A computed fold for a 477-nucleotide part of an RNA from an uncultured marine bacterium, annotated as small-subunit ribosomal RNA, 3' major domain.
It matches the Rfam family "Bacterial small subunit ribosomal RNA".
Context: one part of a larger RNA
RNA sequence: UGACGGGGGCCCGCACAAGCGGUGGAGCAUGUGGUUUAAUUCGAAGCAACGCGCAGAACCUUACCAACCCUUGACAUCCUGUGCUACUACCAGAGAUGGUACGUUCCCUUCGGGGACGCAGUGACAGGUGCUGCAUGGCUGUCGUCAGCUCGUGUCGUGAGAUGUUGGGUUAAGUCCCGCAACGAGCGCAACCCCUGUCCUAUGUUGCCAGCAAGUAAUGUUGGGGACUCUAAGGAGACUGCCUAGGAUAACUAGGAGGAAGGUGGGGAUGAUGUCAAGUCAGUAUGUCCCUUAUAUCCAGGGCUACACACGUGUUACAAUGGUUAGUACAAAGGGUUGCAAAGCCGCAAGGUGGAGCCAAUCCCAAAAAACUAACCCCAGUUCGGAUUGGAGUCUGCAACUCGACUCCAUGAAGCAGGAAUCGCUAGUAAUCGUGGAUCAGAACGCUACGGUGAAUACGUUCCCGGGUCUUGUGCA
Numbered sequence: 001u002g003a004c005g006g007g008g009g010c011c012c013g014c015a016c017a018a019g020c021g022g023u024g025g026a027g028c029a030u031g032u033g034g035u036u037u038a039a040u041u042c043g044a045a046g047c048a049a050c051g052c053g054c055a056g057a058a059c060c061u062u063a064c065c066a067a068c069c070c071u072u073g074a075c076a077u078c079c080u081g082u083g084c085u086a087c088u089a090c091c092a093g094a095g096a097u098g099g100u101a102c103g104u105u106c107c108c109u110u111c112g113g114g115g116a117c118g119c120a121g122u123g124a125c126a127g128g129u130g131c132u133g134c135a136u137g138g139c140u141g142u143c144g145u146c147a148g149c150u151c152g153u154g155u156c157g158u159g160a161g162a163u164g165u166u167g168g169g170u171u172a173a174g175u176c177c178c179g180c181a182a183c184g185a186g187c188g189c190a191a192c193c194c195c196u197g198u199c200c201u202a203u204g205u206u207g208c209c210a211g212c213a214a215g216u217a218a219u220g221u222u223g224g225g226g227a228c229u230c231u232a233a234g235g236a237g238a239c240u241g242c243c244u245a246g247g248a249u250a251a252c253u254a255g256g257a258g259g260a261a262g263g264u265g266g267g268g269a270u271g272a273u274g275u276c277a278a279g280u281c282a283g284u285a286u287g288u289c290c291c292u293u294a295u296a297u298c299c300a301g302g303g304c305u306a307c308a309c310a311c312g313u314g315u316u317a318c319a320a321u322g323g324u325u326a327g328u329a330c331a332a333a334g335g336g337u338u339g340c341a342a343a344g345c346c347g348c349a350a351g352g353u354g355g356a357g358c359c360a361a362u363c364c365c366a367a368a369a370a371a372c373u374a375a376c377c378c379c380a381g382u383u384c385g386g387a388u389u390g391g392a393g394u395c396u397g398c399a400a401c402u403c404g405a406c407u408c409c410a411u412g413a414a415g416c417a418g419g420a421a422u423c424g425c426u427a428g429u430a431a432u433c434g435u436g437g438a439u440c441a442g443a444a445c446g447c448u449a450c451g452g453u454g455a456a457u458a459c460g461u462u463c464c465c466g467g468g469u470c471u472u473g474u475g476c477a
Stems, first nucleotide, its partner, number of pairs: 001477002003474003007471007015461002019425005026316008034307002042053002064302002073125001077124002079121005086104002088101005106115003127291002130289001132287001136285001138280003141276001143274001148187006154163003167178003193268004198236004204230001208225002212223003239262001242256005318418001322377007334365003339358002344353003384415001389410007431453007
């Protein structure tokens, strides 16, 4: 100087408390461990691994396994020789590949040759998802959006260092004020950026429709209009600006006015110095080492989907604030030409047919669902719950056996609120309800974005956990 303390002081955080909803019990989905396996590819490991890398394993992906091939190689550059290349058909084969046949016969040219491509050969080399993240770059997680981390000059100390950065107040904040051997400065904080909440101006098409007309079974449908909503731009607005009180007359705090909004308005992006030899050599890059007829490459098949079991994360439930049937209503944000696909018709349905329209504020996906209205169910393992299994189908795709999703009929398991323990959340939040998107041929209960409905509670800081700051003890570095 740090670190640590079941030392002390002060302060903060869904840290506790006060509440609401879960997990832990059941079924299923998914990840992991373990076991099994020819292989179940590899990585991730307390918080900060475990719906993680994977925004999507039937083939491919794919790195794994067993088998069949291949060796200048699937890919790149250079050299030599040769040939046009390339395409097509047939045979063998699981294919990779091998064999045969056929004809057409590349581009430029100064006719010397050059270029692309195939074959053969020679080596230089290629290649490696092989090892080392404890050799590295880059990127990332984490403490933590915590309020800290430092420097120059000066001063003090033999020195390590100290001071500044401590103190009195205050703040979300090393935020600001005052004081002070310090005076200044930098990285952080805040602000500048984006979305959202109010208003104004200008803009009116594909959007809108108040008033004026026209028309329809009906609809902004048409003329028209810019008022309104909205769109895409530009501004205004909030600054403790005003008032009162407290306070050192300061910073600031409490209350009030006006206001759409009040003391950082709400949300996002933004992550200081550093810590964990944290993670990643399998995204890519890269040193060293290793393989080079194989640890490279090609191929069809299998595996990554196994299953006594254990754990994590989810989802569906156990019902009446519910289930079923019928009817009626209200979103936002997205996506669409290898695409989204309407009306109509067929099918109980998944879906099929059809193809209007749309490169989209125009058309389509598209039905929002909880909600509301009416009716039934009457507390039961049920009209709860839907696993499992049988049968019949649909769709995608060369191909759904291993191993896809969905539909219909039948079947109708566990489950009657979950032990010890444990998690999230302070407001348009939790809870609950549906919708879109990426990936994607197909394949979400995951991820991500969007809106609808919409709570309860916070006395307080004694205690648990984590953090900041000052001080003290230890003599641990």
The prediction has a mean pLDDT of 83.